Bacterial RNase P class A from uncultured Nonlabens sp., 329 nucleotides, folded computationally. The sequence was found by an Rfam model in a public genome assembly. Rfam family: Bacterial RNase P class A. By type it is a ribozyme. Its mean pLDDT, the model's own confidence on a scale to 100, is 79. The source organism's lineage runs through Bacteria, Pseudomonadati, Bacteroidota, Flavobacteriales and Nonlabens.
RNA sequence: GUAGCAGGCCGCUCUAUCGUUCUGAUUUGAUCAGAGAGGAAAGUCCGGACACCAUAGGAUAUCAUAGCGGUUAACGACCGUCGGUUCGCUUUCGCGAAAGCGAGAUCGAAUUAGGACCAGUGCAACAGAAAGGAUGUACAGGUAAUGCUGUAGUGAAAUCAGGUAAACUCUAUGUGGUGAAAUGUCGCGUAAAUCAGAGCUUGAGUGUGAUCCGCACGAUUCUGAAGGGUAGGCAGUUCGAGACCGUGAGUAAUUGCGGUUCUAGAUAAAUGAUAGAGGUUCUCGUUAUUACGGGAAUACAGGAUCCGGCUUAUAGGCCUGCUUUUUUA
Numbered sequence: 001g002u003a004g005c006a007g008g009c010c011g012c013u014c015u016a017u018c019g020u021u022c023u024g025a026u027u028u029g030a031u032c033a034g035a036g037a038g039g040a041a042a043g044u045c046c047g048g049a050c051a052c053c054a055u056a057g058g059a060u061a062u063c064a065u066a067g068c069g070g071u072u073a074a075c076g077a078c079c080g081u082c083g084g085u086u087c088g089c090u091u092u093c094g095c096g097a098a099a100g101c102g103a104g105a106u107c108g109a110a111u112u113a114g115g116a117c118c119a120g121u122g123c124a125a126c127a128g129a130a131a132g133g134a135u136g137u138a139c140a141g142g143u144a145a146u147g148c149u150g151u152a153g154u155g156a157a158a159u160c161a162g163g164u165a166a167a168c169u170c171u172a173u174g175u176g177g178u179g180a181a182a183u184g185u186c187g188c189g190u191a192a193a194u195c196a197g198a199g200c201u202u203g204a205g206u207g208u209g210a211u212c213c214g215c216a217c218g219a220u221u222c223u224g225a226a227g228g229g230u231a232g233g234c235a236g237u238u239c240g241a242g243a244c245c246g247u248g249a250g251u252a253a254u255u256g257c258g259g260u261u262c263u264a265g266a267u268a269a270a271u272g273a274u275a276g277a278g279g280u281u282c283u284c285g286u287u288a289u290u291a292c293g294g295g296a297a298u299a300c301a302g303g304a305u306c307c308g309g310c311u312u313a314u315a316g317g318c319c320u321g322c323u324u325u326u327u328u329a
Base pairs, nucleotide, nucleotide: 001325003323004322005321006320007319008318009317010316012278013277014276015275016274017273018272020036021035022034023033024032025031026030038300042311043310045309046308047307048306049305050179051178052177053176057213058212059211060210063174064173065172066171067081068080069079070078071077082114083112084111085110086109087108088107090105091104092103093102094101095100115170116169120168121167122164123163137152138151139150140149141148183235184234185233186232194225195224196223197222198221205217206216207215242261243260244259245258246257247256248255249254279298280297281296282295283294284293285292
C1' cells in the first nucleotide's frame, strides 16, 4: 500500500436581504434581543416514568423468558465469562511411495432463540426387504423351531435404536388494562327526559385484557319511533432515570465526586426562501503527481407527553482494533 471483518465519529459552512414560531423587554401592533428538528425524530418491536379504572378478590388459561455472574428505574436490552457452530494461522498424531485424506490442540475472528427427548404425543422425501415395538434381501454360524447371532447392502439414521422441542409439550420463573384524542379543571347549553313492545327481583346488565367462581350495585336492560343540547378555554406541555468537561473505581457494561450549561413546545401544526462565496466527493481538460479551469452531486430523512433499548435506511469522509497479502528498511 491492497482486500476483508468489527466498533465509533462527522455528515455541509459563511455573508446579505426578506419571511416565520416561541420567550423576554420596551417608547405597544411595532421595534430590539435570545432560542428554533434527528442519529435515527422512522418502525411501534420491548421496557418504564406519569395519569385513570381501584382499595374485592381468587383460580385457571394466555403470553413471555431460559448456561453462570454482573449493570440498569426496568427490559426480551447491554457487559463479562463458559459451552456449541463456522472460518483462519501454527502445530501434534494416524494412513499413504507421494499428492493428499482423517482426527485432535493452542491462538484469533464471527455467530449462537444455550432448561428437559426414560412424562407423553408427533415428524423424517428418496433409496432400501423394512424407518420403530416396524421388519428379514444376500452370505455365514447356530437351533427341535423362530431374525437366535454376525457381516454386507440402502440411507442422515437399521433390529425394544438414535435425531428433532424458533415441533406440540413438560419444568422453573414472571405476567391487569387503557394511553396525552390519557387525565384534570373552567365556561356555554340541555332532556340521565318522552312514546310503543319485550323482559324483569326465582336477577338481565354494569363494575378497564380472557374464562369460571366470588363480591357490590341492581331494572339503569333489549328492540323500535319521534325529538333536544354541545363541538369553546386553560392545564397536562418540557429542568430531565438530562447534556458536556475533568477526575477516581471497574476487564467492561456502568458508576462516585467536582465543575459548566438550559438547547422547539406548535394545535391544522413554525424552524424557510433568494443571491453570492466557499468546503467535500466524482468527472473532464490531462498526464504519473501538483497546481489551475469547467461540469455534476452534496446522503437517509423531518418533532407533537417524555425517557432507556432493539431493528431498519444512509452520497461521502475520518478514526480505532483484528486478519490476509504485497513492498521497503